[in-house]
This is a predicted structure of a 73-nucleotide RNA (transfer RNA) from a Thermoplasmatota archaeon. Rfam family: tRNA. Rfam classes the family as a transfer RNA. Its mean pLDDT, the model's own confidence on a scale to 100, is 81. RNAcentral records the identical sequence in 2 taxa. The organism belongs to Thermoplasmatota, within Archaea.
RNA sequence: GGGGAAGUAGAUCAGUUGGAAGAUCGCUGCCUUCGCAAGGCAGAGGCCGGGGGUUCAAAUCCCCCCUUCUCCA
Numbered sequence: 001g002g003g004g005a006a007g008u009a010g011a012u013c014a015g016u017u018g019g020a021a022g023a024u025c026g027c028u029g030c031c032u033u034c035g036c037a038a039g040g041c042a043g044a045g046g047c048c049g050g051g052g053g054u055u056c057a058a059a060u061c062c063c064c065c066c067u068u069c070u071c072c073a
Stems, first nucleotide, its partner, number of pairs: 001072007010025004019056001027043005049065005
């Protein structure tokens, strides 16, 4: 320098065909207990890596850039 993959909640990851963004663990509160753990219920937490474009509508399609991994040279 060229090809490919990944970037979404604090962490690990889904999100299939473009139509109002989810799971598990963790965190907070409540119930239960003498107390803790376990269990149950509820809740908070996301400008979907950045910018632009297409579209009535973009995590999703197109372009550029950034970071990480990988292959070739």